Predicted 3D model of a 350-nucleotide part of an RNA (small-subunit ribosomal RNA, central domain) from a metagenome.
RNAcentral holds the full RNA, with entries from SILVA.
Its Rfam family is "Bacterial small subunit ribosomal RNA". Gene Ontology terms of the family: ribosome and structural constituent of ribosome.
Its mean pLDDT, the model's own confidence on a scale to 100, is 88.
[in-house]
Context: one part of a larger RNA
RNA sequence: CUAGGCGUAAAGCGUGGGCAGGCGGCUCAACAAGUCUUUUGUGAAAGCCCCGGGCUUAACCCGGGGAGGCCAAAGGAUACUGUUGGGCUUGGAUGUGGGAGAGGUCACUGGAAUUCCUGGUGUAGCGGUGAAAUGCGUAGAUAUCAGGAGGAACACCAAUGGCGAAGGCAGGUGACUGGACCACUAUCGACGCUCAUCCACGAAAGCUGGGGGAUCAAACAGGAUUAGAUACCCUGGUAGUCCCAGCCGUAAACGAUGCACAUUAGAUAUGGGGGGUAUCGACCCCUCCCGUGUCGACGCUAACGCAUUAAAUGUGCCGCCUGGGGAGUACGGCCGCAAGGUUGAAACUC
Numbered sequence: 001c002u003a004g005g006c007g008u009a010a011a012g013c014g015u016g017g018g019c020a021g022g023c024g025g026c027u028c029a030a031c032a033a034g035u036c037u038u039u040u041g042u043g044a045a046a047g048c049c050c051c052g053g054g055c056u057u058a059a060c061c062c063g064g065g066g067a068g069g070c071c072a073a074a075g076g077a078u079a080c081u082g083u084u085g086g087g088c089u090u091g092g093a094u095g096u097g098g099g100a101g102a103g104g105u106c107a108c109u110g111g112a113a114u115u116c117c118u119g120g121u122g123u124a125g126c127g128g129u130g131a132a133a134u135g136c137g138u139a140g141a142u143a144u145c146a147g148g149a150g151g152a153a154c155a156c157c158a159a160u161g162g163c164g165a166a167g168g169c170a171g172g173u174g175a176c177u178g179g180a181c182c183a184c185u186a187u188c189g190a191c192g193c194u195c196a197u198c199c200a201c202g203a204a205a206g207c208u209g210g211g212g213g214a215u216c217a218a219a220c221a222g223g224a225u226u227a228g229a230u231a232c233c234c235u236g237g238u239a240g241u242c243c244c245a246g247c248c249g250u251a252a253a254c255g256a257u258g259c260a261c262a263u264u265a266g267a268u269a270u271g272g273g274g275g276g277u278a279u280c281g282a283c284c285c286c287u288c289c290c291g292u293g294u295c296g297a298c299g300c301u302a303a304c305g306c307a308u309u310a311a312a313u314g315u316g317c318c319g320c321c322u323g324g325g326g327a328g329u330a331c332g333g334c335c336g337c338a339a340g341g342u343u344g345a346a347a348c349u350c
Stems, first nucleotide, its partner, number of pairs: 003322004007304002012318001014201004021194003025088007033081002035077007042069001048066007091191001092188003095184004103177007110154001115149007125136002162169002206247006216240001220236004258317006266295011299306002323350003332343004
């Protein structure tokens, strides 16, 4: 490079924004760059194809003809692509009116519980386990009542539920703020899709500085278990877990399934919105759009399974794979305070 692939066999970047690039709706006209065609020039020899000939044949050699190009010039064609100009409304965007939501940031605030402190009642145990022991307790514990301190997390509602691009988001109230959806089809008029480099976001753990520290708890100590027990169980317990500012940039970051558009039976449940029918009214019933699930036809699949939320049928663009180990290692580059991250081989071996 070609080809075949990427749910589970190797393979979808963790997610988004987006420059260059690639691709691009309906219609009219012009141009003729791509495209097609004709002619001319050129395309050395050898080689290739055809015809004929020479070595006994063939290979080989000789003669003649032809083909051969991202080539140049001139003439012509205009369906498609392109360029320019005009128009359109279905793609896209905007507007107006609505309702839904743990979407985000900041501030304030509530109750239950754990722990600790003070005081009251009260007395010999408590705690813990398979059984124990370490531990706590006559300096009065555990239990119970009252008061106080402080930190962290928010039972029920709660759902197969909702929101967010992903990570993720849950007590309550307020302020600021992002997105999606429905209705009207009012406005613009292709303004679109994707995206190498790039930029931003990115759980937990970890790191730097400052605060905070109730619980839980790596490390650590002790008690058990055991042949041993650097574990599983128990009693303690420091980083950390929480907040602010700044790093890190990784996860089974998973739907192990890139994004967008179009097409292709249904059934059923549920969240948001609209229309209709009915009704005193709610419910129910019919229907349209958007989301989240389950089952299932065609089709697909190695099978499992997927199946209008596709892994079906097509189109556009990006990323990635090419036997196992060596190895996500070494070296080099870039990034980082570090931990390390990212890019990423080879020898050798089966």